A computed fold for an 88-nucleotide RNA from an Acetobacteraceae bacterium, annotated as c-di-GMP-I-GGC riboswitch aptamer.
RNA sequence: CCCCGAAACGGCAAACCUGCCGAAAGGCAGGGGCGCAAAGCUACGGGUCUAAGGCCCUCACCGGGCUAGGGCGGCCGGGCUCCCGAAG
Numbered sequence: 001c002c003c004c005g006a007a008a009c010g011g012c013a014a015a016c017c018u019g020c021c022g023a024a025a026g027g028c029a030g031g032g033g034c035g036c037a038a039a040g041c042u043a044c045g046g047g048u049c050u051a052a053g054g055c056c057c058u059c060a061c062c063g064g065g066c067u068a069g070g071g072c073g074g075c076c077g078g079g080c081u082c083c084c085g086a087a088g
Base pairs, nucleotide, nucleotide: 003088004085005084011036012035016031017030018029019028020027021026034074040080041079042078044077045076046075047072048071049070050069053067054066055065056064057063
């Protein structure tokens, strides 16, 4: 130094609640704390969620299907970066 993950200083923060933003998925802030050694960053591959708008089915409405696009890094990989140091 790398693998690795005992301990400690600390760090992050699921569900849920409140407020705001968004059509929605979801995001941000506060509370909360299930968990996390990358639960730090990144939509590159896969996956998954959403569908205001657009297209299609319908005479039309209701309803449904598809989709541009948008999201999820706490779904799995890839890439970049990082605190500590016991055993091996």